[in-house]
């Protein structure tokens, strides 16, 4: 330098052109003599950044940044 994959909630990950979910974690409540386990409810996300296509983009296209892997050349 080139190629491939990835970036989504605090963490680990799903998702698909029609406005984003799970588990764990966090908060509150129930329950217990009390704690843990358990049950119920809730908060938390400009989907890495910018642009384009589209009625509509997390999803498609282009560029950039970062992470992981692979390939090539020179000395």
């Nucleotide at each position: 330098g080139c190629c491939u994959g990835g970036a989504u909630a605090g963490u680990u990950c799903a998702g698909u052109g029609g406005u984003a979910g799970a588990a764990c974690g966090c908060u509150u409540c129930c329950a217990u003599g009390g704690u843990a386990a358990g049950g119920a409810a809730g908060a938390g996300g400009u989907c890495g950044c910018g642009a384009g296509u589209u009625c509509a983009a997390u999803c498609c296209u282009c560029g950039c940044u970062c992470c992981a892997g692979g390939c090539u050349c020179c000395a």